[in-house]
Context: one part of a larger RNA
């Protein structure tokens, strides 16, 4: 100087408390451990691994296993020699395919020519190739403490020195934020602000959007620029105003006006560093290893196994519910290899159909919970839907291993969950539905959107984590 203390003081955080809803019990989905296996490819392991890399494993992906092939190689490039055919395409044979083999077809440019060049193939050679090892050799990127308020520097001063001071102190703040004081005076990286979005108003602009008006059954036509909306610009919030407290300061409390009030809400933004944290399998790269194989091509299998254990979720256990019927109101987004309307067929998944749309125009698109009405009356049930049988639909070369969905039948566990444990302070929790990426198909996951919409916070003694000052130390 740090670190640590079941030392002290001050302070903060859904840290506790006060509340609401979960997890832990059930079934299923998914990840992991373990076990099994020819293989169940690899990585990630307290918080900060475990719906994680993977925004999507039937083939492919794919790195794993079994078997069958190839060797200058699937891709790239240099040199030498030879050939102008080979390759590709079409057809045939054997084969699981790759590969092999046969037939048809089969070069170009310059030049009179010789020849030169391009392209392709063959042979040779120097390179190749490796998701092989080392993240404890590395770059880059990322997680975490933590959006915590800290981390430092120049000069000066103090100290033999390590170092200190500044950065401590009195107040204050979300903040090393600001004020005052002070052997310090200044400065940098952080904080804040500048950026995006949301809440309000104005101006400009009115089509595909809007409608106070007219015509029309409607679609729409005319008209309008008020309103909604869209999207560009501008205004607006600054403790600006009043009172009180405070040290006449910073600032705090109350209030007015205001759409919004004291960083209005949300996001992006992550200091010096810590964890030899993670990643050599995104990529790059040092070293090592391999070179008829640890490279490469193909078929099939596996990554989907299953006594079990754990994590994360979904659906429930019902009456604030379930079923049936009626009826209303979103936002964000996507669409031409696409979205696909009306209409017809089918109980349905879906099929036929093909209008319109490169989309404020057309389509996906029905929002659902809510509301109204009827039934059920506390039961393993009109709760719950696992499992299984049969019959189908769709995607795709192909759904056996191993897809999603539909109909009929079946109708398991489950009656609110031990010890323990998680999230959340407001348009939040809880709850309801919608969309997108990936994607041929395949979400209960992820990422976004909107609807309905709470309860509680006395307080800081205690648990956890953190900041500042101080104290002890046999630790560095």
């Nucleotide at each position: 100087u740090g670190a640590c203390g079941g030392g002290g003081g001050c302070c903060c955080g859904c840290a506790c408390a006060a509340g609401c809803g979960g997890u832990g019990g059930a079934a299923c989905a998914u990840g992991u451990g373990g076990u099994u296996c020819a293989a169940u490819u690899c990585g990630a392991c307290g918080c900060a691994a475990c719906g994680c890399g993977a925004a999507g494993a039937a083939c492919c992906u794919u790195a794993c296993c079994u078997g069958g092939g190839c060797c200058u190689g699937a891709a790239c490039c240099g040199c030498u020699a030879c050939u102008g055919a080979c390759c590709a395409g079409c057809g045939g044979u054997a084969g699981a395919a790759a590969c092999a083999u046969c037939g048809c077809c089969u070069u170009c440019u310059c030049g009179c020519a010789a020849g030169a060049g391009a392209c392709a193939g063959u042979a040779g050679u120097a390179g190749a190739g490796g998701u092989g090892c080392u993240g404890c050799a590395u770059g880059g990127c990322u997680g975490u403490c933590g959006u915590c308020a800290g981390c430092u520097c120049g000069u000066g001063c103090c100290g033999u020195g390590a170092g200190g001071u500044g950065u401590u102190g009195g107040g204050u703040u979300a903040a090393g934020u600001c004020c005052c004081g002070c052997a310090a005076c200044g400065a940098g990286c952080g904080c804040a602000a500048c950026c995006c979005u949301u809440a309000u108003u104005c101006u400009u602009a009115g089509u595909u959007g809007c409608c106070a008006c007219c015509c029309g059954c409607a679609a729409g036509g005319g008209g309008g620029a008020a309103c909604u909306c869209u999207a560009a610009g501008a205004g607006g919030a600054c403790u600006g105003c009043u009172c009180c407290g405070g040290a006449u300061a910073a600032c705090g409390g109350a209030g007015a006006g205001g759409a919004a009030g004291g960083u209005g809400g949300g996001g992006a933004u992550g200091a010096c560093g810590u964890c030899a944290a993670g990643u050599c399998a995104g990529c790059a790269c040092g070293g090592c290893c391999u070179u008829u194989a640890u490279g490469u091509c193909c078929a099939g299998g596996g990554c989907u196994a299953c006594a079990c254990a754990c994590g994360u979720g979904u659906u429930a256990c019902a009456a604030u519910g379930c079923a049936c019927g009626g009826u209303a109101c979103a936002g964000a987004c996507c669409g031409u290899c696409g979205c696909g309307a009306a209409c017809c067929c089918g109980c349905g998944a879906g099929g036929g159909g093909g209008a319109g749309c490169u989309a404020a125009u057309c389509g996906g698109a029905a929002a659902a919970a809510a509301c109204c009405g009827u039934g059920c009356u506390c039961a393993g049930u009109u709760c719950g839907g696992a499992u299984u049988g049969c019959a189908g639909u769709c995607u795709g070369c192909a759904a056996c291993u191993c897809g999603a969905c539909u109909g009929c039948a079946u109708g398991a566990a489950g009656c609110u969950g031990g010890a323990a444990u998680c999230g959340c302070u407001a348009g939040u929790a809880a709850u309801g539905c919608c969309g997108u990426a990936u994607c041929a198909g395949a979400a209960c996951g992820a990422c976004g959107g909107c609807g309905u919409g709470a309860a509680u916070a006395c307080g800081u003694u205690c648990c956890c984590g953190g900041g500042c000052c101080u104290u002890g130390u046999a630790c560095a």
Molecule: small-subunit ribosomal RNA, 3' major domain
Organism: metagenome